[in-house]
């Protein structure tokens, strides 16, 4: 210089001018209550102006996937229960996770690194298409082999015999070739009629030992001639966890109505948020259908929190701790917006001064911790590879 990897960071700034929403205190005006006083003052709570201050959308507010605070539900505990979900290698964090960290091991890259639905195929079931001889204790198609059997041709012999080849049929193997994602270990060497782990030696598997590690694992040994595959984001077994609903949750409070009518079941041994079964406990009728009446309004929840910075200090790190400091939206048909001026960025053109142009994804509604998606442009800091120069 160039390509690539991982991480944070912003993503306009500033100044005028009007206009939104919420806080907080001010000062007028109205009205009501209290007290005291006697024509008035003082407090309170409401309501309308009026100007002043002080703050006003994210890093994802998306998605609604996960875990939680919180709120309400007479239900609650208790089974190695059942059904239903979910997670899944070891250690650690956290309020908690299916989330983060840090460490093993597999894969993918020259590396930095990424990525993993990373337990268990000897408890079962199932699948493995075509193609191939044969796909789980298979299997002979085209090649080999002859300790067989007789035919046939050919040679050689006087003949008997003998050899060779050649197809049949028997019998051997599973080494070579073929299909195929995969083919019953692999490579050698020996050994066989040819072959085969049929012996051997490496490397694989099994089975135990030792040595380091909290652990996942890692590495050296020793013994055995073994072989009955994959595949569980197929069903399943196995650890370990799951009450329901959800701010449209729910508390008041004002104002109306019909605290209503039929049916049908089952009942005081009934009903109670998955099912069943004991236990305690609340309740006294309980479920279901239909068919009619009433309200759609207001305040509260509503943001002070597992909080935000900073600086210590403990850990490799997530994160623990301790001090300091700060209050950073609470809207309700729905607030933060317009115009100018300047600076700055980014692109292209260029008489190097100036013209035009552009500025991502995208808007809170109870709140947090996570993930997963989206995202023009600038900048900062590690780390890898290539090349060239000193």
């Nucleotide at each position: 210089u160039c390509a690539g990897g991982g991480a944070g960071c912003u993503g306009g700034g500033c100044g005028a001018u009007c206009g939104c929403g919420a806080g907080c205190g001010g000062c007028g005006c109205a009205a009501a209550u209290a007290u005291a006083a006697u024509u008035u003052a003082u407090a309170u709570c409401u309501g309308c102006a009026c100007a002043g201050u002080u703050c006003g959308a994210g890093g994802a507010a998306a998605g609604u996937c996960c875990g939680g605070g919180c709120u309400c539900c007479a239900g609650c505990g208790c089974g190695u229960a059942c059904a239903g979900g979910a997670u899944g290698c070891c250690g650690g964090g956290u309020a908690a996770c299916g989330c983060c960290c840090g460490g093993c091991c597999a894969a993918u890259g020259u590396g930095a690194a990424u990525u993993g639905a990373g337990g268990g195929a000897u408890a079962g079931u199932g699948c493995c298409a075509c193609a191939g001889a044969g796909a789980g204790a298979a299997g002979a198609c085209u090649a080999c082999u002859c300790u067989u059997g007789g035919u046939g041709u050919u040679u050689g012999u006087a003949a008997c015999c003998a050899a060779a080849c050649a197809a049949c049929a028997g019998a051997g193997a599973a080494a070579a070739g073929c299909u195929g994602a995969a083919a019953g270990g692999g490579u050698g060497c020996g050994g066989u009629a040819a072959g085969a782990g049929c012996g051997c030696a490496c490397c694989g598997g099994g089975c135990g030992u030792c040595u380091g590690g909290c652990a996942a694992c890692a590495g050296a040994g020793g013994c055995u001639g073994c072989a009955a595959g994959g595949u569980a984001a197929a069903c399943c077994c196995c650890a370990u966890c799951c009450g329901g609903a959800g701010c449209a949750a729910a508390a008041c409070c004002a104002a109306a109505u019909a605290g209503g009518g039929a049916c049908a079941g089952c009942a005081u041994u009934g009903u109670g948020c998955g099912u069943c079964g004991c236990g305690c406990c609340a309740u006294c009728g309980c479920u279901g259908u239909c068919c009619g009446g009433g309200u759609u309004g207001g305040u509260u929840g509503c943001u002070u929190g597992a909080g935000g910075c900073g600086c210590g200090u403990c850990g490799c790190a997530a994160g623990g701790c301790g001090c300091g400091u700060c209050c950073u939206a609470g809207a309700u048909g729905a607030a933060u917006g317009a115009u100018c001026g300047u600076c700055g960025c980014c692109c292209a053109u260029u008489u190097c001064u100036a013209u035009g142009g552009g500025g991502a994804c995208a808007g809170a509604a109870c709140c947090c911790g996570g993930c997963u998606u989206a995202c023009a442009g600038g900048c900062u800091c590690c780390c890898u590879g290539a090349c060239a120069u000193g």